Annotation:
The prediction has a mean pLDDT of 81. The RNA shown here (transfer RNA) has 73 nucleotides. The sequence is in RNAcentral, with records from ENA. It matches the Rfam family "tRNA". By type it is a transfer RNA.
[in-house]
RNA sequence: GCCGCCUUAGCUCAGUUGGAAGAGCUCCGGCUUUGUAAUCCGAAGGUCGUCGGUUCGAUUCCGACAGGCGGCU
Repeated sequence: GCCGCCUUAGCUCAGUUGGAAGAGCUCCGGCUUUGUAAUCCGAAGGUCGUCGGUUCGAUUCCGACAGGCGGCU
């Protein structure tokens, strides 16, 4: 230098060739216990990497950029 893949909650990851985002763990509160842990219940937590484009509508499609991983030279 060229090619491919990934980027979604604090962490690990889902999300059906477009109709508006979820799980597990963690954290917080409650229940329970002599107490802690575990179990159970509830709540909170997201500009879906950034900027543009297409569309009535974009996490999803297109482009550029940034970061990460891998391959080739």

The same sequence occurs in records of 3 taxa.